[in-house]
Molecule: Glycine riboswitch aptamer
RNA sequence: AUGAAUGGCCCGGGAGAGACCGGACACGGCGCCGAAGGGGUAUGCGAAAACUCUCAGGCAAAAGGACCGGGCCAGGACG
Numbered sequence: 001a002u003g004a005a006u007g008g009c010c011c012g013g014g015a016g017a018g019a020c021c022g023g024a025c026a027c028g029g030c031g032c033c034g035a036a037g038g039g040g041u042a043u044g045c046g047a048a049a050a051c052u053c054u055c056a057g058g059c060a061a062a063a064g065g066a067c068c069g070g071g072c073c074a075g076g077a078c079g
Base pairs, nucleotide, nucleotide: 006074007073008072009071010070011069012068013067018030020029021028022027031059032058033057037055038053039052040051
């Protein structure tokens, strides 16, 4: 106090890539994506990406989803 950063919850938007193959239905194989999370890039030390890896995750729909917008709550920076 016409209330910063930040955090929580709710609402809306939100990409890519297999409705693959085998199978004893336990699972296995091949290919692919990059936007939960994680590693690398990363510097004398520390921090850091939408780049990179693909461990995790994902490849009809649904769900999830970085990120963006709005609302409420918490918060208490500048002045």